This is a predicted structure of a 106-nucleotide RNA (Glycine riboswitch aptamer) from Ramlibacter monticola.
Taxonomically the source falls in Ramlibacter (Bacteria, Pseudomonadati, Betaproteobacteria, Comamonadaceae).
The sequence is in RNAcentral, with records from Rfam.
Rfam family: Glycine riboswitch aptamer. Gene Ontology term of the family: glycine biosynthetic process. The literature on the family includes a 2004 paper in Science by Mandal et al., "A glycine-dependent riboswitch that uses cooperative binding to control gene expression".
RNA sequence: CGUCACCUUGCUGGAGAGAGGCGGCUGCCGCAGUGCAGUCGUCCACCGAAGGAGCAAGCCCCCGCAAAGGGUGAAUCUCUCAGGUAAAGCGGACAGCAUGGCCCGA
Repeated sequence: CGUCACCUUGCUGGAGAGAGGCGGCUGCCGCAGUGCAGUCGUCCACCGAAGGAGCAAGCCCCCGCAAAGGGUGAAUCUCUCAGGUAAAGCGGACAGCAUGGCCCGA
């Protein structure tokens, strides 16, 4: 100096699961309600790809060597605290493209 890794920013793609029950409030339509929409609370059912939590092998400690025990240790696996469950919208792990950064690492 360059590349990779890592990070910021922009664009693009991006799944799953109840249009659930009950109640309150507001609005709309209507002669009438067991109507429609929004919102809040609550109950049950469900999803995992914001975030969060848990762990395998390996390595380390201990030990004469082991075993047991302890530490470290990943995820798209597991859990479901949080979040989410018509369409739209928002969010979205991750991926692609582009820009910039980069003490440390290869």